Notes:
Transfer RNA from uncultured Lactobacillus sp., 73 nucleotides, folded computationally. Taxonomically the source falls in Lactobacillus (Bacteria, Bacillati, Bacillota, Lactobacillales). Its mean pLDDT, the model's own confidence on a scale to 100, is 81. Rfam family: tRNA. Rfam's curators write: Transfer RNA (tRNA) molecules are approximately 80 nucleotides in length. The sequence was found in a public genome assembly.
[in-house]
RNA sequence: GCCACUUUAGCUCAGAAGGUAGAGCAUCACCAUGGUAAGGUGGGGGUCGCCGGUUCAAAUCCGGCAAGUGGCU
Numbered sequence: 001g002c003c004a005c006u007u008u009a010g011c012u013c014a015g016a017a018g019g020u021a022g023a024g025c026a027u028c029a030c031c032a033u034g035g036u037a038a039g040g041u042g043g044g045g046g047u048c049g050c051c052g053g054u055u056c057a058a059a060u061c062c063g064g065c066a067a068g069u070g071g072c073u
């Protein structure tokens, strides 16, 4: 330098064909216990890496940039 893949909540990841965001763990509250852990119920938390484009509408399609991983030279 070239090619491919990845980038979504604190962490690990889902989100076939664009319709406006979820799970598990963690965290907070409550229940329960003599108390702790485990267990049960509920809550909070993300402008979906950044910038543009297409569209009535984009996490999802297109382009560029950035970071990471792998490969080639």
Stems, first nucleotide, its partner, number of pairs: 001072007010025004019056001027043005049065005